Predicted 3D model of RNase P RNA and transfer RNA as a complex of 443 nucleotides. It holds a member of the Rfam family "Bacterial RNase P class A". Rfam classes the family as a ribozyme.

RNA sequence: GCGGAGGGCCGGAUGGCCGCGUGAGGGGCGACCCUUGCGAGGAAAGUCCGGACUCCACAAGGCAACGGUGCCGGGUAACGCCCGGCGGGGGCAACCCCAGGGAAAGCGCCACAGAGAACAGACUACCCCGCAGGUCGGGGGAAAGGUGAAACGGUGGGGUAAGAGCCCACCGCGGCCCUGGCAACAGGGACGGCACGGCAAGCCCCACCGGGAGCAAUGCCAAAUAGGGACCGCAUCAUGGGCCGCCUUGGCCCCGCGGUCCGGGUCGGCAGCUUGAGCCCGCGGGCGACCGCGGGUCCAGAGGAAUGGUCAUCCAGGGCGGGUCCUCUCGCCUGGACAGAAUCCGGCUUACAGGCCCUCCGCGCAU
RNA sequence: AGGCCAGUAGCUCAAUUGGCAGAGCAGCGGAUUCCAAAUCCGCAGGUUGGGGGUUCGAUUCCCUCCUGGCCUGCCA
Repeated sequence: GCGGAGGGCCGGAUGGCCGCGUGAGGGGCGACCCUUGCGAGGAAAGUCCGGACUCCACAAGGCAACGGUGCCGGGUAACGCCCGGCGGGGGCAACCCCAGGGAAAGCGCCACAGAGAACAGACUACCCCGCAGGUCGGGGGAAAGGUGAAACGGUGGGGUAAGAGCCCACCGCGGCCCUGGCAACAGGGACGGCACGGCAAGCCCCACCGGGAGCAAUGCCAAAUAGGGACCGCAUCAUGGGCCGCCUUGGCCCCGCGGUCCGGGUCGGCAGCUUGAGCCCGCGGGCGACCGCGGGUCCAGAGGAAUGGUCAUCCAGGGCGGGUCCUCUCGCCUGGACAGAAUCCGGCUUACAGGCCCUCCGCGCAU
Repeated sequence: AGGCCAGUAGCUCAAUUGGCAGAGCAGCGGAUUCCAAAUCCGCAGGUUGGGGGUUCGAUUCCCUCCUGGCCUGCCA
């Protein structure tokens, strides 16, 4: 210098003017006004997980169903999150990716091609025997060819008529033992002679977790109108409706107006509502996630929803033109992304113009 | 806040134990006709909403994102 990997941070600044919401103080009978403080984010988003909180249900607990999670250890209030390891895969490397339990409990599936697709099978080719001498019959074994994503251990040697774990060495696999490690696992030893293909993000099995609903939860106050109930007064026994199983007769109740009171929900108001697993700094522990101690600090609380607009100067960035070998410098124009609280936290995921910082890797050149 | 469904050719829809993505209409070409329509024959047209994963293989199974639509909320 070029290319790359990992992590962190910022994401316009200052001032003037006009506005908006709200806390405190003051003024005003009141509407309201004055002063002062504060007023969006790293994702406030998607609502994908986990909690706090509130109500409902429920002796404790167990079982079943349903849903979720899934290597090991740790962190945490908890998690499907995070950290550190293990194993596998990719990259020269820094580093990155993995839903990563069980396929010797059972069921199911493995298209096409291929002889054969899961307790198998023999197309070509190989070897032996027979004779009728062939495009033949019988037998052997599964090493070679070919198909496929996958072919019933692999490579080499011995052996054989040809062959085969038939025998041997190494590798793989399996359970056993020893050593190291909390563990996942790793290393080693002797044995077995291959018996055990893949798929569980197919059913399933095993272990663990989960009662339901959600701040429009929930509690309190409480209009207008229309229903409901009680009482009183007036009107009326006519029509209609309901009940007495049905019909006739009969009986009971209701349907009208006015007044007083009671009760429920709705509109609306208040609480929940922001001091909290909070934030900042320092010290200590830990590889780390994180934890402990001490000090400081209050940092939106609106609620159909405020946090805005404009002007000036400056700072990044971009474009054009000029001076200039380059570095650099001058003038003009342009110009700052994604987005936006709604009970509150911890995560994940997604969007994001541009810029800054730190650590590391590879290659080239110079010393 | 909670819950559910859909996305496949220009349009409307199919596609199941995961195994060659199809049909109708529309379009284009040809035949027929004096010319058209209708009819007949043929052809083209697909990132299965985007991305990633599992698998030999994904429209189908899983995760995530995007778009569109639907349902519920007071008392009895």